[in-house]
RNA sequence: CGGGGUAUAGCGCAGUUGGUAGCGCGCGCCGUUCGGGACGGCGAGGUCGUGGGUUCAAGUCCCGCUACCCCGA
Numbered sequence: 001c002g003g004g005g006u007a008u009a010g011c012g013c014a015g016u017u018g019g020u021a022g023c024g025c026g027c028g029c030c031g032u033u034c035g036g037g038a039c040g041g042c043g044a045g046g047u048c049g050u051g052g053g054u055u056c057a058a059g060u061c062c063c064g065c066u067a068c069c070c071c072g073a
Base pairs, nucleotide, nucleotide: 001072002071003070004069005068006067007066010025011024012023013022019056027043028042029041030040031039049065050064051063052062053061
C1' cells in the first nucleotide's frame, strides 16, 4: 500500500425481509437462611465506534473516517 472481517449495557454475545434494542454473567433491592452461598422475584444500566446520505422510519441499506484482527505485497 491492496483485499477481507469485527465494533451493540461493566464483560461475553444475539438482533430475521428496515418497523418499540434483547440474552447470559455481573450490579442494586426483596424473598428464602441463624448468617452466607445456591435458588426465586423485581429493577437500574445503551447518543448501537465516528461523521454524513437514503427513507415516513436505520443497529440493519449506501459513502467517508477511526481502532483492532486476518491475508497478500